[in-house]
Context: one part of a larger RNA
RNA sequence: GGCAUCUGGUGGAUGCCUUGGCACUAAGAGGCGAUGAAGGACGUGUAAGACUGCGAAAAGUUACGGGGAGGCGUCAAUAUCCAUUGAUCCGUAAAUAUCCGAAUGAGGAAACUCACCACAAGUGUGGUAUCCUAACAUGAAUACAUAGUGUUAGGAGGCGAACCCGGGGAACUGAAACAUCUAAGUACCCGGAGGAAAAGAAAUCAACCGAGACUCCGAAAGUAGUGGCGAGCGAAAUCGGACCAGGCCAGUGGCCUAGCUGUAAAAACGAAAAAGAGAUGGAAAGCUCUACGACACAGGGUGAUAGUCCCGUAUCGGUAAAAAGCAGUUAGGUCCUUGAGUAAGGCGGGACACGUGAAAUCCUGUCUGAACAUGGGGGGACCAUCCUCCAAGCCUAAGUACUCCUUAGUGACCGAUAGUGAACAAGUACCGUGAGGGAAAGGUGAAAAGAACCCCGAGUAGGGGAGUGAAAUAGACCUGAAACCGGAUGCCU
Repeated sequence: GGCAUCUGGUGGAUGCCUUGGCACUAAGAGGCGAUGAAGGACGUGUAAGACUGCGAAAAGUUACGGGGAGGCGUCAAUAUCCAUUGAUCCGUAAAUAUCCGAAUGAGGAAACUCACCACAAGUGUGGUAUCCUAACAUGAAUACAUAGUGUUAGGAGGCGAACCCGGGGAACUGAAACAUCUAAGUACCCGGAGGAAAAGAAAUCAACCGAGACUCCGAAAGUAGUGGCGAGCGAAAUCGGACCAGGCCAGUGGCCUAGCUGUAAAAACGAAAAAGAGAUGGAAAGCUCUACGACACAGGGUGAUAGUCCCGUAUCGGUAAAAAGCAGUUAGGUCCUUGAGUAAGGCGGGACACGUGAAAUCCUGUCUGAACAUGGGGGGACCAUCCUCCAAGCCUAAGUACUCCUUAGUGACCGAUAGUGAACAAGUACCGUGAGGGAAAGGUGAAAAGAACCCCGAGUAGGGGAGUGAAAUAGACCUGAAACCGGAUGCCU
């Protein structure tokens, strides 16, 4: 030095576990905000930090209801207190609610600076933004007036995950290049609304038979069409389903708001059955023996696997006030005259599955411009016949879309390099001027019983005894693979 066996270190794979995730289902809720939101800053404890809660009345205050023995949130102990004169805790309703933030007195480099007015004089309380609407007052050039200005009252503003409607609107890409075309009316931007939105009661379809608002799903059908007839795009009638609902234009009506009366449901919570013994073991729920309950053998916990130990579970019960809902009633407000600069036409565009085409139909920038039910629109150029409907006013539930959020539940979903980026003080630490990027990190034990005391040591490092424990090679930790680094023994050189 090599090989083999044994024994350690290092390391953190594997196994087991789950506080966390993921995907759904069924219900609920679908908004919050000038009565100051969402989101923050700073405070607040016996208290140095972080999280949570709260706001100078600051881990809290008040009232009512529930509940019945412990409690003063977590890391996480310590101190001090509270509590059967009913605490902590739970529900409902209130009070307080610094500063910033739409932020609204003015300013501002957010959480800061500086004002005025009124009233109080315990030093504070209230008000003072802008826009819109209404009323009143005032009031120029300019006589009447109008513009403007002021005051009062009411409203708005901002935030929020997707879904929805409207206004704008790409390119990469595909066409094996590329220009019409496609991607796509997508992404993105803007405005607006609701719990849904939109659409909606035929100037609709159909085809000589008839149907009878709208929306959504399945088929019709990748059909008919459209298309540098390329790439591609792509209906409708009709049928089968889901759901069904029709109303209004001057009135005995609809809708909105407010008041009054009546009324169901609903919280915390309560009741809730039945098991003992023996041996093993650190521990019994496993084993043996003998019992019992079940409208409860869903699930979880308890020192190993528990229907009968605990929490629950089936089932039953359950209440004040307030708010909201629904019904009835009263009062007030509001609504529209059967739809003319409309239909239609020319020119230019756009939408229709339909790229100007034979191009109907719908919208309209521009120029024209009817009829009036003895009338008018449509039936894919256009004409006739026939059929069908009545535009240019308004409202309308359900079926449909979505899930920031709440409750209950499910999983041939994950199990710590997985599953959310995040099971842990995670959108944290850290990086970046910034927009933004963005981790790692779970497991002692049944119980801390977390190692008193002694020794070595410079030592609060580390170790050896002692002690606890079933186990300490469970000691700041489950198991503890391999790479890698040692030691012992044997053999070979």
Predicted 3D model of a 493-nucleotide part of an RNA (large-subunit ribosomal RNA, domain I) from Candidatus Paracaedibacter symbiosus. Rfam family: Bacterial large subunit ribosomal RNA. Model confidence (mean pLDDT): 82 of 100. The RNAcentral record of the full RNA draws on SILVA.